[in-house]
Notes: A computed fold for a 77-nucleotide RNA from Candidatus Rifleibacterium amylolyticum, annotated as transfer RNA. NCBI's taxonomy places the organism under Bacteria, Bacteria candidate phyla, Candidatus Rifleibacteriota, Candidatus Rifleibacterium. It matches the Rfam family "tRNA". Rfam classes the family as a transfer RNA. Clan: tRNA clan.
RNA sequence: GCGCUUGUAGCUCAAUUGGAUAGAGCAACGGACUUCGGAUCCGUAGGUUGAGGGUUCGAAUCCUUCCAGGCGCGCCA
Numbered sequence: 001g002c003g004c005u006u007g008u009a010g011c012u013c014a015a016u017u018g019g020a021u022a023g024a025g026c027a028a029c030g031g032a033c034u035u036c037g038g039a040u041c042c043g044u045a046g047g048u049u050g051a052g053g054g055u056u057c058g059a060a061u062c063c064u065u066c067c068a069g070g071c072g073c074g075c076c077a
Base pairs, nucleotide, nucleotide: 001073002072003071004070005069006068007067010026011025012024013023019057028044029043030042031041032040050066051065052064053063054062
């Protein structure tokens, strides 16, 4: 350099293959319980879906250009 692939909450992953409000578990915080803690239960908060642009009535999902990670191939030495 070329090709493929991944990027969604602090972490690990969903989102029925374009359909309206982006969810779950763990973690965090608050409360209940407990002598205290742990476990358990209840609740709360947490997201510019990597960034920009485009298509569409509608985009996490499709197209495009970048950015970052991974894999393979190639070039130089």